Predicted 3D model of a 75-nucleotide RNA (transfer RNA) from Fimbriimonas sp. Rfam family: tRNA. Gene Ontology term of the family: triplet codon-amino acid adaptor activity. It is annotated as a transfer RNA.

[in-house]
RNA sequence: GCCGAUGUAGCUCAGUGGCAGAGCAAGUCUUUCGUAAAGAUUAGGUCGCGGGUUCGAUUCCCAUCAUCGGCUCCA
Repeated sequence: GCCGAUGUAGCUCAGUGGCAGAGCAAGUCUUUCGUAAAGAUUAGGUCGCGGGUUCGAUUCCCAUCAUCGGCUCCA
């Protein structure tokens, strides 16, 4: 330099045009003498960033950044 994959909640990941979700973690409550466990409930997001298409974009297109992998050149 070229090609590809990934980027979504604190963590691990779904969601492939129509209200952004699950598990774990966190807060509160119930239960208990207390803790743990269990149950209920709450909060937490510029969907990496910037544009475009569309009535509507996490999703499609372009560019870009980061991480990972492969190939190639030079030293």